[in-house]
Context: one part of a larger RNA
């Protein structure tokens, strides 16, 4: 000199873009942050209409609300998205391979099927315990839930055998035998029935994409005032499990493996693309965006699923906080605001699904503190202003003097303009085309002038920001400067006070009675909506 997720002091006019617990991975009121749905069965109330009986106070029936709301079994997702950095010095990360040791919901593609049967069980009604969460006994019913059979060359194993390829353990193919294994229907139209398509679904096989999964070579902090570690250790044979290679675990055998090229211990750290800083070369860092990884009250444990560190899933065990009829139970912001404590220090319980994306659905659509926005903060960056021009041998005020005078200083004042923001007024966006739905028209299925699917025109609809940018119009210099320093390094000098006091300071030094250095006034210099200090890095 430059940087910073900054803090503190003074000061503070607008914008546009960013960025904002760096401390307790502390504790957490409240409210939101993951639902969905042409599967299934059952199915309401307010209301409002009429309508029967009436003791005139209501009571009861249809019909619409409605096959709706909520509940319930099922499918998909909830393993993504988001939040943090605690732990990890390790195949975590990076890069650069390898799996002939592996696996993959939804997706594309491609061939084949979807056939016939059974038993439950929730919701529901009934009953029973309870203070609560919540349990339990009876009794009925469906299903793309659950379970049998049929069928299935290709799919898996076993086994004969032949072949291709590999340093090899093996691996590609192709034949003959055995064994073993599937499926669900809904909705649309036309027929009238046996059905018939069409779309979305289901099974199986093959392959591709995608996402994981494993192995290895390199590369990766500080201490040797850590010098020796290790019994599942290190190999092997078998066997078990895993998606899969392996001591990954058992059982037997052998004695091995690491290490001054730093093993073993301890300390400290999430790792990278980058980012700061420099001319490189290094150096320091991992805040924001983005990949990876780890965690989700501590610790452990498996269900469940194509996937699980299962943050908002579940069991066990602690610590803590709440509820309680003392018998028991509930709970986990390191998701989004937000509270409290910590601290030098860091924001709204905002508004929106219009956009982009996600999820679920056939659509419509519904959900989506992702995500678009908009609040607060000079936290940063970067633009703009706070006025121009003219105006005296030069006002008045301070300050200084050798008392003449010089200095502030064109600065003000006056004139003569201009209209940036900021103020009122009026007009007023871009972000929106995808989707569906009508029409019409190609090319498909199909028996078809039903229907369906895919393509193209052409009409319709939606905007949280926001009456916001933005664009005219009006008035009127009116609303807008601080800060710091001036001994030397370092650009800026001089009066008063204090008198080694009060005080300055980054170094070096100032201050004892004429101080350019302490404090104040005047004057100057530096930057500017900011100046200055801390701190931290190069």
């Nucleotide at each position: 000199g430059g940087a910073c997720g900054a803090a503190c002091g003074c000061u503070g006019g607008c914008g546009g873009c960013g960025u904002g617990c760096u401390u307790a991975a502390c504790a957490c009121a409240u409210g939101c942050a993951a639902g969905u749905c042409a599967a299934g069965g059952a199915g309401a109330a307010c209301a409002g209409a009429u309508u029967u009986c009436u003791u005139c106070g209501g009571a009861g029936g249809u019909c619409u609300u409605a096959g709706u709301a909520a509940a319930c079994u099922g499918g998909c997702g909830a393993a993504c998205g988001g939040g943090u950095g605690a732990g990890u010095a390790a195949c975590a990360c990076g890069u650069a391979g390898g799996u002939a040791a592996c696996c993959u919901g939804c997706c594309c593609u491609u061939g084949a099927a979807u056939c016939u049967g059974g038993g439950a069980u929730a919701a529901c009604c009934u009953u029973g315990c309870u203070a609560a969460a919540g349990c339990g006994g009876g009794g009925c019913u469906a299903a793309u839930a659950c379970c049998g059979g049929u069928u299935a060359u290709a799919a898996u194993c076993c086994u004969u055998u032949u072949u291709u390829c590999g340093u090899a353990u093996g691996u590609u193919a192709g034949a003959g035998g055995g064994a073993u294994g599937a499926a669900a229907g809904u909705u649309g139209c036309c027929u009238u029935u046996u059905g018939g398509u069409a779309a979305c679904g289901u099974u199986c096989a093959a392959g591709g994409a995608u996402g994981g999964a494993c192995c290895u070579g390199c590369g990766u902090c500080c201490c040797a005032u850590u010098a020796g570690c290790u019994a599942g250790u290190u190999g092997g044979u078998g066997a078990g499990g895993u998606a899969a290679c392996g001591g990954c675990u058992c059982a037997c055998c052998a004695a091995g493996g690491c290490a001054a090229c730093g093993a073993u211990g301890g300390g400290u750290a999430g790792c990278c693309g980058g980012c700061c800083u420099g001319a490189g070369a290094g150096g320091g860092u991992g805040a924001c965006c983005g990949g990876c990884c780890a965690c989700a009250c501590u610790g452990g444990g498996a269900c469940u699923g194509a996937g699980a560190u299962a943050c908002g899933g579940c069991c066990c065990a602690g610590a803590c906080u709440c509820c309680u009829a003392c018998g028991g139970g509930a709970g986990g912001c390191a998701g989004c605001a937000g509270u409290g404590a910590g601290g030098a220090a860091u924001a709204u319980u905002g508004c929106g699904c219009a956009a982009u994306g996600g999820c679920c659905g056939a659509a419509a659509g519904g959900c989506u503190g992702a995500c678009g926005c908009a609040g607060c903060a000079a936290c940063g960056c970067c633009g703009c202003g706070u006025g121009g021009g003219u105006g005296a041998u030069g006002a008045c005020g301070c300050u200084c003097c050798a008392a003449g005078g010089a200095g502030u200083g064109u600065a003000a004042a006056g004139c003569c303009c201009u209209g940036u923001u900021a103020g009122g007024a009026g007009g007023g966006a871009a972000g929106a085309a995808c989707g569906a739905c009508a029409u019409u028209g190609g090319c498909g299925u199909g028996a078809a002038u039903a229907a369906u699917g895919u393509c193209a025109a052409u009409g319709c609809a939606u905007g949280a920001c926001g009456g916001u940018a933005c664009c005219u119009c009006c008035a009127g210099a009116g609303a807008a400067a601080g800060c710091c320093c001036c001994g030397g390094c370092u650009a800026a000098c001089u009066c008063c006070g204090u008198g080694c006091c009060a005080g300055c300071a980054g170094c070096c030094g100032c201050g004892g009675u004429a101080a350019u250095a302490c404090g104040g006034g005047g004057g100057g210099g530096g930057c500017a909506a900011g100046c200055g200090u801390u701190g931290u890095c190069c």
The prediction has a mean pLDDT of 80.
Predicted 3D model of a 538-nucleotide part of an RNA (small-subunit ribosomal RNA, 5' domain) from an uncultured organism.
The RNAcentral record of the full RNA draws on ENA and SILVA.